[in-house]
């Protein structure tokens, strides 16, 4: 630097699907304790961007962006 694979979902890790995205941790708040941790109960938060198909995209297709892996110079 070509080329070919593969990933991109909450602040973290991870799931899951062509029809209102799901859990764990964290974070905040109430419970409970003398206090704190521990539990307990709610809350708050996302599908990298951009265009296509389609009644309807996170899913399918394409193009870019970031990230790894492998070949060739």
């Nucleotide at each position: 630097a070509g080329c070919g694979g593969g990933c991109a979902u909450a602040g973290u890790u991870u799931a899951g699907u062509g029809g209102u995205a799901a859990a764990a941790c964290c974070u905040u708040a109430g419970c409970c304790u003398u206090c704190c941790a521990a539990g307990c109960u709610a809350a708050u938060g996302a599908u990298g961007a951009g265009g296509g198909u389609u009644c309807g995209a996170u899913u399918c297709c394409c193009u870019c962006u970031g990230c790894c892996c492998g070949c060739u110079u």

The prediction has a mean pLDDT of 82. A computed fold for a 73-nucleotide RNA from Guillardia theta, annotated as transfer RNA. The organism belongs to Guillardia, within Eukaryota. The same sequence occurs in records of 2 taxa. A source record names the gene trnG-GGA. Rfam family: tRNA. Gene Ontology term of the family: triplet codon-amino acid adaptor activity. By type it is a transfer RNA. Rfam describes the family as follows. Transfer RNA (tRNA) molecules are approximately 80 nucleotides in length. The sequence is in RNAcentral, with records from ENA.